């Protein structure tokens, strides 16, 4: 060159075409003399690009980037 997995929130995982979810973390709050723990809210995200299609993280091409396997 080839071949095969992969690329979602700050990290670690789901979602197999319909409102992107959950642990941890992060802010505020609230509880406590106060921290830790506990309890409620809240910011946060589909590598890039085009295509189908009402409708795309998802199906098609292509790029880039990571791990493997062969060489």
């Nucleotide at each position: 060159c080839g071949c095969g997995g992969g690329g979602u929130a700050g990290a670690g995982u789901a979602a197999u075409a319909g409102u992107a979810a959950u642990u941890c973390g992060c802010a505020a709050g609230g509880c406590u003399c106060a921290u830790a723990a506990c309890c409620u809210u809240g910011a946060g995200a589909u590598g890039c690009g085009c295509g189908u299609g009402c409708a795309a993280u998802u199906c098609g091409c292509g790029c880039c980037c990571c791990c493997g396997c062969a060489a």

The RNA shown here (transfer RNA) has 71 nucleotides and comes from a Candidatus Tayloriibacteriota bacterium. Taxonomically the source falls in Candidatus Tayloriibacteriota (Bacteria, Bacteria candidate phyla).